[in-house]
């Protein structure tokens, strides 16, 4: 890189250095000289991996799966629902001769992202 599985309407801050640009990419739409990206420091949010504790479960060990508590260690992560859109079906209203089309409201499943564990 690929490929599986899970989750994405909740949560979270200062200060330096630095000096336009960012929010993946598309439509919108924001955020930003009152300081953008980027890296440093410190802290915080969450709980994937992790750690105990309980039951499955029974004489004994070791593994799995659930729950529940934890938060040293590995990641993440600290504007906005992944900001929204994106494709497909079906559905709401309107226009319309129309079961056509176009614009619209919702809703389910994809596509794409990202983030973890694993697996080649």
């Nucleotide at each position: 890189u690929a490929c599986u599985u899970a989750u994405c309407c909740a949560g979270a801050a200062a200060g330096g250095u630095g000096g336009a640009g960012g929010g993946a990419c598309u439509u919108g739409c924001c955020c930003c000289g009152u300081g953008a990206a980027a890296c440093c420091u410190u802290g915080a949010c969450a709980a994937c991996c992790c750690u105990u504790u309980u039951a499955u479960a029974a004489g004994u060990u070791a593994a799995a799966u659930a729950a529940a508590a934890g938060a040293a260690g590995g990641u993440g992560c600290c504007a906005a629902u992944u900001c929204c859109u994106g494709u497909u079906u079906c559905u709401u209203u309107a226009u319309g001769a129309a079961u056509a089309a176009u614009a619209u409201u919702g809703a389910a499943a994809g596509c794409a992202g990202a983030u973890a564990a694993g697996u080649c």